[in-house]
Source information
The RNA shown here (transfer RNA) has 75 nucleotides and comes from a Chloroflexota bacterium.
C1' cells in the first nucleotide's frame, strides 16, 4: 500500500431487518446487620462519525476514524 476481521454500558460479552437494546462484572443509592467488602431491594450508564437502501438498521451498502491480524514487489 493491499486484504482480513472488529468496534453496542467503566470492564468482558449477547443482540444475525420488526416498537420500547439486554447479562455478568463494577459504581451509586436504600435496606438488612454489631459492622461488613456478605446478603436484599433499586438506579444510573451505550450502539464510533456521516451518508444511503428500507415502511422499519445495532444488523444490510458506501466512505470517513480507530484498534487487530495477514501480505509486497519479479523483471
Nucleotide at each position: 500500500g493491499c486484504c482480513c476481521c472488529c468496534g453496542u454500558a467503566g470492564c468482558u460479552c449477547a443482540g444475525u431487518g420488526g416498537a420500547u437494546a439486554g447479562a455478568g462484572c463494577g459504581u451509586c443509592g436504600g435496606c438488612c446487620u454489631c459492622c461488613g467488602g456478605a446478603g436484599c431491594c433499586g438506579a444510573a450508564a451505550g450502539c464510533g462519525g456521516c451518508a444511503g437502501u428500507u415502511c422499519g438498521a445495532g444488523u444490510c451498502u458506501g466512505c470517513c476514524c480507530g484498534g487487530g491480524g495477514g501480505u509486497g514487489c519479479c523483471a